[in-house]
RNA sequence: GCGCGGGAGAGUCCGGCGAGAGCCGGCGCCGAAGGAGCAACCGCCCCCGGAAUCUCUCAGGCACAAAGGACCGCGC
Numbered sequence: 001g002c003g004c005g006g007g008a009g010a011g012u013c014c015g016g017c018g019a020g021a022g023c024c025g026g027c028g029c030c031g032a033a034g035g036a037g038c039a040a041c042c043g044c045c046c047c048c049g050g051a052a053u054c055u056c057u058c059a060g061g062c063a064c065a066a067a068g069g070a071c072c073g074c075g076c
């Protein structure tokens, strides 16, 4: 990296359009794609490099479902 399985959080909020799915706007919220930041920690510990599930919420997401999904297990 690939395949399979497990996999959370947060609005059925308000208005408009629409048969519906959904789309647009507003406010509120979530953190576990990605991104960014601090630097605990790690490496050869001088220089330098790597760097989180922490922080931010740019992106993404917020009824059910679908999709996505860090991480975990098994196989190659």
Base pairs, nucleotide, nucleotide: 001076002075003074004073005072006071011027013026014025015024016023017022028062029061030060034058035056036055037054041050042049043048
About this RNA:
Glycine riboswitch aptamer from uncultured Sphingomicrobium sp., 76 nucleotides, folded computationally. Its Rfam family is "Glycine riboswitch aptamer". Its family is annotated with glycine biosynthetic process in the Gene Ontology. The source organism's lineage runs through Bacteria, Pseudomonadota, Alphaproteobacteria, Sphingomonadales and Sphingomicrobium. RNAcentral holds the sequence, with entries from MGnify. Its mean pLDDT, the model's own confidence on a scale to 100, is 78.